[in-house]
Context: one part of a larger RNA
RNA sequence: CUGGGCGUAAAGCGCACGCAGGCGGUUUGGAAGGUCGGAUGUGAAAGCCCUGGGCUCAACUCAGGAACUGCAUCCGAAACCAUCAGACUGAGGGUGAGAGAGGGUGGUGGAAUUCCAGGUGUAGAGUUGAAAUUCGUUGAUAUCUGGAGGAACACCGGCGGCGAAGGCGGCCACCUGGCUCAUUUCUGACGCUCAUGUGCGAAAGCGUGGGGAGCAAACAGGAUUAGAUACCCUGGUAGUCCACGCCGUAAACGAUGGAUGCUAGCUGUUGGAGGUAUUCACCCCUUCAGUGGCGAAGCUAACGCAUUAAGCAUCCCGCCUGGGGAGUAUGGUCGCAAGAUUAAAACUC
Numbered sequence: 001c002u003g004g005g006c007g008u009a010a011a012g013c014g015c016a017c018g019c020a021g022g023c024g025g026u027u028u029g030g031a032a033g034g035u036c037g038g039a040u041g042u043g044a045a046a047g048c049c050c051u052g053g054g055c056u057c058a059a060c061u062c063a064g065g066a067a068c069u070g071c072a073u074c075c076g077a078a079a080c081c082a083u084c085a086g087a088c089u090g091a092g093g094g095u096g097a098g099a100g101a102g103g104g105u106g107g108u109g110g111a112a113u114u115c116c117a118g119g120u121g122u123a124g125a126g127u128u129g130a131a132a133u134u135c136g137u138u139g140a141u142a143u144c145u146g147g148a149g150g151a152a153c154a155c156c157g158g159c160g161g162c163g164a165a166g167g168c169g170g171c172c173a174c175c176u177g178g179c180u181c182a183u184u185u186c187u188g189a190c191g192c193u194c195a196u197g198u199g200c201g202a203a204a205g206c207g208u209g210g211g212g213a214g215c216a217a218a219c220a221g222g223a224u225u226a227g228a229u230a231c232c233c234u235g236g237u238a239g240u241c242c243a244c245g246c247c248g249u250a251a252a253c254g255a256u257g258g259a260u261g262c263u264a265g266c267u268g269u270u271g272g273a274g275g276u277a278u279u280c281a282c283c284c285c286u287u288c289a290g291u292g293g294c295g296a297a298g299c300u301a302a303c304g305c306a307u308u309a310a311g312c313a314u315c316c317c318g319c320c321u322g323g324g325g326a327g328u329a330u331g332g333u334c335g336c337a338a339g340a341u342u343a344a345a346a347c348u349c
Stems, first nucleotide, its partner, number of pairs: 004320003007303002012317001014200004021193003026086002029084002033081002035077008049065006090190001091187003094183005102176007109153001114148007124135002161168002205246006214240002219235004257316006265294011298305002322349003331342004
């Protein structure tokens, strides 16, 4: 240097952007840096290697050869890499359409729970397997009217949609990102991946200030039980909500990194475009992009995957190397803290 792997056995970074680096489609021509060939010079001698000679042999030594894989200069080759020039299929832009819980800000609506005030009304209500704690004659529960406040948005709603992931669901307006289709008008390889880095990142948690209806860790009480620091019940504080700032982790999962090309079909669904026919629409057919179910070849230890690959290939990154010790100690970095990240060894089986 090469050689094995990563859905479930150890192993894909939670996700993206992206510098360096690695890799890079097509055409002919120019030039000739890399590359390849030849020549010349040089590459000290000794040594190593080969062929001979000399000490009786050998060690040793002498002669010749080869080698010194290199460097420089000159001449040449032009496939490949790089370079200059060109083209349009990769990539991007324009134009015309389209769908969407994509993001942010402001406003607004109804149902429901709770609470407050008032009316009606009277003895229970509530809860459970059964009860009790609890609430109620200072009038509860039930019911009607009015009001307050916070949070979440029934139906539509769909293995439907959007987003890189986390995630996103009442309605309206404004600001804003991405995607798809058609056209084939423009640029002309502008591409892919990405160590370090940067940003985003559920829930819980933390800081400051608000808010607090319901729910509810902790906590209290009642039950259950041998006990019951639980499951069940009655309460109930952080928290859940908002603003700003931290934290940076999850079974962050498709347990499946990204990109490109190729490889039978059948069927459903979402968004476009086109065609025949038609008054139009539907239906039908074709096609592009997404998203499901089956399934051939192939792959797989099997399960299964199968044009959304775990198939066949190429490029780049990340990661794995017996179990425990241990995602721990120590050190570093980050954090207000909680802790996160990087990450061993002894010992043991």